[in-house]
RNA sequence: GCGUUUGUAGUCAACGGUUAGGAUAAUUGCCUUCCAAGCAAUAGACCUGGGUUCGAACUCCCGCAAACGCA
Numbered sequence: 001g002c003g004u005u006u007g008u009a010g011u012c013a014a015c016g017g018u019u020a021g022g023a024u025a026a027u028u029g030c031c032u033u034c035c036a037a038g039c040a041a042u043a044g045a046c047c048u049g050g051g052u053u054c055g056a057a058c059u060c061c062c063g064c065a066a067a068c069g070c071a
Stems, first nucleotide, its partner, number of pairs: 001070007010024003017054001026042005047063001049061003
């Protein structure tokens, strides 16, 4: 330099239609003599810019970043 794949919460991971869902972690409460486990609740996220579409986190393009391969 070229190609492929990926980018969503602290971490992992879904989703063209009203509030972005789930797991785990965190906090609070219940339970327990205490801790752990269990149960309930709370807060927390769509890489950037543009296009397509009635509607984009999802589709397309540029850019950025990461992984892999080739040179």
Transfer RNA from Ipomoea nil, 71 nucleotides, folded computationally. Taxonomically the source falls in Ipomoea (Eukaryota, Streptophyta, Mesangiospermae, Gunneridae). RNAcentral holds the sequence, with entries from Rfam. Its Rfam family is "tRNA".